About this RNA
The RNA shown here (glmS glucosamine-6-phosphate activated ribozyme aptamer) has 173 nucleotides and comes from Oceanobacillus damuensis. Its Rfam family is "glmS glucosamine-6-phosphate activated ribozyme aptamer". Its family is annotated with catalytic activity and regulation of gene expression in the Gene Ontology. Rfam's curators write: This entry contains a glucosamine-6-phosphate activated ribozyme that is found in the mRNA for GlmS. GlmS is an enzyme that uses fructose-6-phosphate and glutamine to generate glucosamine-6-phosphate. The prediction has a mean pLDDT of 77. Lineage of the source: Bacteria > Bacillati > Bacilli > Bacillaceae > Oceanobacillus.
């Protein structure tokens, strides 16, 4: 950063853009000493009007509360600001495990797909922008698609190893 109201799309590296940075366009400053004129280039300044401002994976029980996880890429802006989110923390409901079970407590992890938690191994999960090239779009900064051909992590899910873990109560054996 008018205001009112009603429909349609539309999300979480999502949306927005009053800084910044860059483009165009217009005016206007500067550019050895004397005088008067003239243009050119390069630099600067206002104004208008546009460009750009996160590439993927991963992730939602409920209140609050808080500066919300992973790498890629790049080193100049993925800066910066505003808003917002599935993050973490505490409580609150739940599900698991604490060696038979069923309740209460407790402790410890999860969130309803809740296969209990920790170490240690293997396996799957597995990328896309950046890059090249083409083609559109537009005076420009720049956008938008298609073709190639690569490279992650951490959660997370299976196997296998090792360890650590209560108390009461019935009941059954």
């Nucleotide at each position: 950063a008018a205001u009112g109201a009603a429909a349609u799309a539309a999300a979480a590296g999502c949306g927005c853009c009053a800084g910044g940075a860059c483009u165009a366009u217009u005016u206007u400053u500067c550019c050895g000493a004397u005088c008067g004129g003239u243009g050119g280039c390069g630099a600067g300044a206002a104004a208008u009007a546009g460009u750009u401002g996160a590439c993927g994976a991963g992730g939602u029980g409920g209140a609050g509360g808080u500066u919300a996880u992973c790498g890629a890429g790049g080193g100049u802006u993925u800066c910066g600001g505003c808003g917002g989110a599935u993050g973490c923390c505490u409580c609150c409901c739940g599900g698991c495990u604490g060696g038979a079970u069923a309740u209460c407590u407790c402790a410890g992890u999860c969130g309803u797909u809740u296969a209990g938690c920790u170490u240690u191994a293997c396996c799957c999960c597995a990328a896309a922008a950046a890059c090249a090239a083409u083609a559109a779009g537009g005076c420009g900064a720049c956008u938008u698609a298609u073709u190639g051909g690569a490279c992650a992590a951490a959660a997370g899910g299976g196997u296998a190893u090792a360890g650590a873990a209560a108390g009461a109560u019935g009941u059954u054996c």